[in-house]
Context: one part of a larger RNA
RNA sequence: CUUGUAAGGGAUCCCUUGGUAUCCAGAAGCGAUGAAGGACGUGGCUACCGGCGAAACGUUUCGGGGAGUUGGAAGUAAGCUUUGAUCCGAAAGUAUCCGAAUGAGGAAACUCUAUAACUUCUUACUGAAUCUAUAAGUAAAGAAAGAGCAAACCUAGGGAAUUGAAACAUCUUAGUACCUAGAGGAAAAGAAAGUAAAAACGAUUCCCGGAGUAGUGGCGAACGAAAUGGGAACAGCCUAAACUUUUAAUCUUAGUAUUAAAAGAGUUGUGGGAUGAAGAAAACAGUAAUUUUUUCUAGAAAUUAGGUGAAAUAACUGGAAAGUUAUACCAAAGAAAGUGAUAGUCUUGUAACCAAAAAUUUCUUACAAAUUAUUUAUUCCCGAGUAGCAUGGGGCACGUGGAAUCCCGUGUGAAUCUGCGAGGACCACCUCGUAAGGCUAAAUAUUCCUGGAUGUCCGAUAGCGAAUAGUACCGCGAGGGAAAGGUGAAAAGAACCCCGGGAGGGGAGUGAAAUAGAACGUGAAAUUGCAAGCCC
Numbered sequence: 001c002u003u004g005u006a007a008g009g010g011a012u013c014c015c016u017u018g019g020u021a022u023c024c025a026g027a028a029g030c031g032a033u034g035a036a037g038g039a040c041g042u043g044g045c046u047a048c049c050g051g052c053g054a055a056a057c058g059u060u061u062c063g064g065g066g067a068g069u070u071g072g073a074a075g076u077a078a079g080c081u082u083u084g085a086u087c088c089g090a091a092a093g094u095a096u097c098c099g100a101a102u103g104a105g106g107a108a109a110c111u112c113u114a115u116a117a118c119u120u121c122u123u124a125c126u127g128a129a130u131c132u133a134u135a136a137g138u139a140a141a142g143a144a145a146g147a148g149c150a151a152a153c154c155u156a157g158g159g160a161a162u163u164g165a166a167a168c169a170u171c172u173u174a175g176u177a178c179c180u181a182g183a184g185g186a187a188a189a190g191a192a193a194g195u196a197a198a199a200a201c202g203a204u205u206c207c208c209g210g211a212g213u214a215g216u217g218g219c220g221a222a223c224g225a226a227a228u229g230g231g232a233a234c235a236g237c238c239u240a241a242a243c244u245u246u247u248a249a250u251c252u253u254a255g256u257a258u259u260a261a262a263a264g265a266g267u268u269g270u271g272g273g274a275u276g277a278a279g280a281a282a283a284c285a286g287u288a289a290u291u292u293u294u295u296c297u298a299g300a301a302a303u304u305a306g307g308u309g310a311a312a313u314a315a316c317u318g319g320a321a322a323g324u325u326a327u328a329c330c331a332a333a334g335a336a337a338g339u340g341a342u343a344g345u346c347u348u349g350u351a352a353c354c355a356a357a358a359a360u361u362u363c364u365u366a367c368a369a370a371u372u373a374u375u376u377a378u379u380c381c382c383g384a385g386u387a388g389c390a391u392g393g394g395g396c397a398c399g400u401g402g403a404a405u406c407c408c409g410u411g412u413g414a415a416u417c418u419g420c421g422a423g424g425a426c427c428a429c430c431u432c433g434u435a436a437g438g439c440u441a442a443a444u445a446u447u448c449c450u451g452g453a454u455g456u457c458c459g460a461u462a463g464c465g466a467a468u469a470g471u472a473c474c475g476c477g478a479g480g481g482a483a484a485g486g487u488g489a490a491a492a493g494a495a496c497c498c499c500g501g502g503a504g505g506g507g508a509g510u511g512a513a514a515u516a517g518a519a520c521g522u523g524a525a526a527u528u529g530c531a532a533g534c535c536c
Stems, first nucleotide, its partner, number of pairs: 001533007013521001014486002018458002020455007027447002029149002037098003040053003044076002048072002050057001059092006068080003103112003113116001118146002120143003123139004153184001154182005164171001168218001194201002205232004215223002236439003239383001243264008251255001269417001271382004275377004287373006298364007306354003312327005328345002330334001336348003388412007398424001419434005473480002493520001496507004
């Protein structure tokens, strides 16, 4: 060096308990009736995980189910069970201590007390400066009120820098990350002081498109619309004021005055309403349209356990038949998984059909209640420290620009329909709208979570960090953070004998196989031992 053999090691192949992405449906909250999350207990024997809470591997009731059963998890002891256990579902009971933690304290899971914290609201009482009052206080009473937790989505208040500009300061990154507050199952927005252009449209939201267009821009880097159009989904309403009535209070005016509260009336741009007049109706009712939903009426469906559910045998090979051969059958079921190899007809299922004592949800219906609907004339009303303007900022795709429109600080400060605003400075004309109060479903966003389905996704250095683990371990701490799967169909897990102190091994036995022997499927490479041959 070659060949053989054995060791070493754990690649490869095969497998899957675990992941991953998407879709559909549900749910979108839990909490002082004490949550989330924990501590400590709890089993005949019990360290860990899971379950449970001193009523502690469990209690009660009601349904399902039908033979075994006392969790993972063997063993043993003692039991339970067709007088229906274990198990599954619904509703209850119990639920130590800590934790918002709430009697006080505290170094969480403890200590000391004995009326039980704080805030808000209701009621009652007391009651300052200050007469009336108010502030404030008290609790004899009451309130299922608030607090804390939770993945993303949402709104608001604050708000960076790295970066890009090939440097950098305006600019960009970006109103992003992050912090804070708050809400909901969605949120926000929303029924024109709109968009348009000589024609018109008719709340908002989202998608396509318009369009990388018009524009903005140390006109650099870069930023970047809107309307028309096409779709998804469609829904509209309530107040303030003028006027009327009632009640109460006030007084330089004792007035059918002023103020306040309540009730009615009223709600719009072809301007509307109040008031007065006229008409209709005339008590009711009917018609058309609209709104509100609560309780009540009735019905349907869904969810939370389940049930019925077709059809094959033989021979051969083999350790084992589902394989092969032969002859059959079912099919609204030839999805799938399992069974000693590959099963429509063995098991669980699948198609189809059926089912709820109890609880929850949705929809529909009925009943009920409420609103709107004529014409005309005078006067009155139509949201004020508001609109606008000046100045300083912000936000609009728009960096101050000719800069409209929107929002804020400071100052100033209108008009009431013959009014006011807008149409990108501004003015006129024309057109469109009606600010300074409020509510509003759907189409849209998201997934901590529950169920179902799917994949030209992964298959143990992959796939989540995790085939379970936020464990072991590291760090004072915030925090960081692994590795680790496979005997066999079945333990049949090797009785007994031998060597040995044991480890380990040799027989025997099991098995289809033990070079499947627990360091267990297959068992590559590096590396190593032994034997033989060849070369030096």